c-di-AMP riboswitch aptamer (ydaO/yuaA leader), 135 nucleotides, folded computationally. Its Rfam family is "c-di-AMP riboswitch aptamer (ydaO/yuaA leader)". Its family is annotated with regulation of gene expression and cyclic-di-AMP binding in the Gene Ontology. The prediction has a mean pLDDT of 77.
RNA sequence: AUCAAAUAUGGGCCUAGUUCCGUCCAGGACGGAAGCGGGGGAACCACCUUAGGGGUUAAUUCUGCGAUUCGCAGAAGGGAUGCUCGACUGCCAUCCUACCCGUCAGCUAACCUCGUCGGCUAAAGCAGAUCAUUC
Numbered sequence: 001a002u003c004a005a006a007u008a009u010g011g012g013c014c015u016a017g018u019u020c021c022g023u024c025c026a027g028g029a030c031g032g033a034a035g036c037g038g039g040g041g042a043a044c045c046a047c048c049u050u051a052g053g054g055g056u057u058a059a060u061u062c063u064g065c066g067a068u069u070c071g072c073a074g075a076a077g078g079g080a081u082g083c084u085c086g087a088c089u090g091c092c093a094u095c096c097u098a099c100c101c102g103u104c105a106g107c108u109a110a111c112c113u114c115g116u117c118g119g120c121u122a123a124a125g126c127a128g129a130u131c132a133u134u135c
Base pairs, nucleotide, nucleotide: 011121012120013119014118018034019033020032021031022030023029024028035116036115037114038113039112040111045106052104053101054100055099056098060076061075062074063073064072065071066070077097078096079095080094081093082092086131087130088128089127090126091125
């Protein structure tokens, strides 16, 4: 100096998934609060039902091949990142494209209820036009 693995700390990224407090057996477990996020649920209005229907989400549609619940490949669509400190648009590059309810749920005030996981990281491009902010 380089490569690989593990642990700890710090920085950064996706995501609602963060912060604080208390008790205990203090490696952790349990509970509470705030913040953020989801579902159910009147009137009025709306409305379809085995070809089931529905929810979270970026996560859908189509084509082809198979052994056709599913797998593989491709295309379109959607999403994230790329030190232009925040926001917008385009091109380019890299990556993601998932999960759940179980015959049942429209909207929905009051009200009820649930979640607060998990996964990555040394990689860093090029422009346009404005807004915001700072000096």